[in-house]
RNA sequence: CAGAGUAGCCUUCGGCGCGUCAAGUGUUGCGAAACGGGACGUUGUUCGCAAACGAAAGGAACGCAAGUUCCUGCGGUGCCGUGGCGCGUCCGUUG
Numbered sequence: 001c002a003g004a005g006u007a008g009c010c011u012u013c014g015g016c017g018c019g020u021c022a023a024g025u026g027u028u029g030c031g032a033a034a035c036g037g038g039a040c041g042u043u044g045u046u047c048g049c050a051a052a053c054g055a056a057a058g059g060a061a062c063g064c065a066a067g068u069u070c071c072u073g074c075g076g077u078g079c080c081g082u083g084g085c086g087c088g089u090c091c092g093u094u095g
Base pairs, nucleotide, nucleotide: 001095002094003093008085009084010083013081014080015079016078017077018075019074020073027051028050029049030048031047032046033045037091038090039089040088041087057072058071059070060069061068062067
């Protein structure tokens, strides 16, 4: 001098799921946890509780009914893989 290495973010595609009798996603408040190998710190992330808001269903078969199963959709839906992005200072580490 240069690089590697988190938590996460965005997006394309694919797979497996959940819900559609409303959870999930998103918003606000309070509390907590973890977050490049170490320390400090910031920002985001996650978890718990509370509040407000909020939706796309349709077809077939079985069944006395409740309902069950399958298919096609829907949800600012979950997880995994793929592509891109990816902490500040000091120390460490690789060349």

THF (Tetrahydrofolate) riboswitch aptamer from a chicken gut metagenome, 95 nucleotides, folded computationally.
It matches the Rfam family "THF (Tetrahydrofolate) riboswitch aptamer". A reference for the family is Ames et al. (2010), "A eubacterial riboswitch class that senses the coenzyme tetrahydrofolate", Chem Biol. Its family is annotated with tetrahydrofolate metabolic process in the Gene Ontology.
Its mean pLDDT, the model's own confidence on a scale to 100, is 79.